[in-house]
Predicted 3D model of a 514-nucleotide part of an RNA (small-subunit ribosomal RNA, 5' domain) from an uncultured bacterium.
The coordinates come from a structure-prediction model, not an experiment, and the mean pLDDT is 82.
The full RNA is in RNAcentral, with records from ENA and Greengenes.
Context: one part of a larger RNA
RNA sequence: GGACGAACGCUGGCGGCGUGCCUAACACAUGCAAGUCGAACGGACCUAGCUUGAUAGCAAUAUUGGGCGAUGGUUAGUGGCGAACGGGUGAGUAACGCGUGAGCAACCUGCCUUUCAGAGGGGGAUAACAGCUGGAAACAGUUGCUAAUACCGCAUAAAGUAUUUAAGUGGCAUCACUUUAAUACCAAAGGUUAAUUCCGCUGAGAGAUGGGCUCACGUCUGAUUAGCUAGAUGGUGGGGUAAUGGCCUACCAUGGCAACGAUCAGUAGCCGGUCUGAGAGGAUGAACGGCCACAUUGGGACUGAGAUACGGCCCAGACUCCUACGGGAGGCAGCAGUGGGGAAUAUUGGGCAAUGGGCGCAAGCCUGACCCAGCAACGCCGCGUGAAGGAAUAAGGCCUUCGGGUUGUAAACUUCUUUUAUCAGGGACGAAGGAUGUGACGGUACCUGAUGAAUAAGCCACGGCUAACUACGUGCCAGCAGCCGCGGUAAUACGUAGGUGGCAAGCGUUGUCC
Numbered sequence: 001g002g003a004c005g006a007a008c009g010c011u012g013g014c015g016g017c018g019u020g021c022c023u024a025a026c027a028c029a030u031g032c033a034a035g036u037c038g039a040a041c042g043g044a045c046c047u048a049g050c051u052u053g054a055u056a057g058c059a060a061u062a063u064u065g066g067g068c069g070a071u072g073g074u075u076a077g078u079g080g081c082g083a084a085c086g087g088g089u090g091a092g093u094a095a096c097g098c099g100u101g102a103g104c105a106a107c108c109u110g111c112c113u114u115u116c117a118g119a120g121g122g123g124g125a126u127a128a129c130a131g132c133u134g135g136a137a138a139c140a141g142u143u144g145c146u147a148a149u150a151c152c153g154c155a156u157a158a159a160g161u162a163u164u165u166a167a168g169u170g171g172c173a174u175c176a177c178u179u180u181a182a183u184a185c186c187a188a189a190g191g192u193u194a195a196u197u198c199c200g201c202u203g204a205g206a207g208a209u210g211g212g213c214u215c216a217c218g219u220c221u222g223a224u225u226a227g228c229u230a231g232a233u234g235g236u237g238g239g240g241u242a243a244u245g246g247c248c249u250a251c252c253a254u255g256g257c258a259a260c261g262a263u264c265a266g267u268a269g270c271c272g273g274u275c276u277g278a279g280a281g282g283a284u285g286a287a288c289g290g291c292c293a294c295a296u297u298g299g300g301a302c303u304g305a306g307a308u309a310c311g312g313c314c315c316a317g318a319c320u321c322c323u324a325c326g327g328g329a330g331g332c333a334g335c336a337g338u339g340g341g342g343a344a345u346a347u348u349g350g351g352c353a354a355u356g357g358g359c360g361c362a363a364g365c366c367u368g369a370c371c372c373a374g375c376a377a378c379g380c381c382g383c384g385u386g387a388a389g390g391a392a393u394a395a396g397g398c399c400u401u402c403g404g405g406u407u408g409u410a411a412a413c414u415u416c417u418u419u420u421a422u423c424a425g426g427g428a429c430g431a432a433g434g435a436u437g438u439g440a441c442g443g444u445a446c447c448u449g450a451u452g453a454a455u456a457a458g459c460c461a462c463g464g465c466u467a468a469c470u471a472c473g474u475g476c477c478a479g480c481a482g483c484c485g486c487g488g489u490a491a492u493a494c495g496u497a498g499g500u501g502g503c504a505a506g507c508g509u510u511g512u513c514c
Base pairs, nucleotide, nucleotide: 001514002513003512004511006510007509008508009507010506013383014382015381016380017379018378019376020375021341026339027338028337030336031335032334035081036080037079040078041077043075044074045073046072049068050067051066052065053064054063055062056061088294089293090292097219098218099217100216101215102214103213104212107211108210112207113206114205115204116203117202118201120154122152123151129144130143131142132141133140134139160185161184162183163182164181166179167178168177169176170175190199191198220266221265222264227257228256229255232254233253234252235251236250237249238248239247269291270290271289272288273284274283275282276281296317297316298315299314300313319330320329321328322327347373349372350371351370355369356367357366358365359364386416387415388414389413396407397406398405399404421451422450423449424448425447426446430441458503459502460501461500462499463484464483465482469498470497471496472495473494479486480485
């Protein structure tokens, strides 16, 4: 000098764009953050409508009660898809965790694209519901009924899988691929429409996307840590997995790693990047993007195409809450918000209008993702606080050699402008889908007009480094100070005033990095 997710002191007009718990991965009141589909299913309720009474009335009709009841509406439950994404945090991790580059002849992949083939015929349940029972509750039990795109057999069966037969091609060791033959095994679901109209279903091939595994190299400090290791290193058989593998297991062998730093200890998420620097390098990993890990602590599996399953389940621990004392409920490192800690970090806001996501044929519903607004000079950038003229160089202040000098064209005064401010009028883009309709932001930005210099300047420094000096007060006191050092009676170094210098809606200090 530069930089900062900064803090503190003094000061503070506006706008745009960003950023905002770095500390206690401390504890959390309250609300919201993941639903959706009635075009999978049976019910229940409501209603249009139909019907039947009563009252008032001459009547039309009005009010009111009952029954039936949808092809219309709502939806608790069964079922499907989603909930493994999106969002948060960095505790752990020195590791194939991450980064770069390879490999899988050792693998999986819902939805999506594309191609081929198919969907025949049956069965038994169960929730809801109704009855009964237990319980304070959470909830649970039992009897009976019922449906499906829920569940289960059978048929059909190869391009599939497994075993075997034959032939060919290729390679990277195990082998891979193609063709051929035989045997065995395995599928399915319907809904909807005016319409074989659409949406689905089953098997198989290919693709895409997303993942899994392996390897080479790189990845902090300590030797005042020198030896470490028994599933440990390798083999065979078996198991397990989507898949290789001590991943697991039985047996066998005795290996494997290490001064090129094993093991142990400490620290730490990694990277693209960011800051600095001429560069080499050093430091760093907030925001944005990629990967990883975690979700009160520890362990476990289930479901599923996929699970570290944050807003799933089970067990144990700690903590909090409810209780009829028998027993139950909970998990903000989602968005707001509260307490606490701290030098320190925001609203219990608006909207799904846009972008994107889930479900749905769709209409649409959900979305604290996201888009916006609020708060904070926290940062960067821009603008303003007026411009021109104006000497009796006014008054006042300060200094003075008492002549004057300086503040100083500064002010006053004259002329002008209106960025900004306030008020008034108009008023968006963002909206894209065949038309219509659809904007939270927002009557915002912006445009026009009116008013009036009107609403708007501070902070630090002035001995040298270092731009900028005098007076008074003080008297080694009070104090200053980054270093050198100032202060003991004329202090340009302390305090105040005038003046001056620097930066400016900021200025200075502190901390950290280069």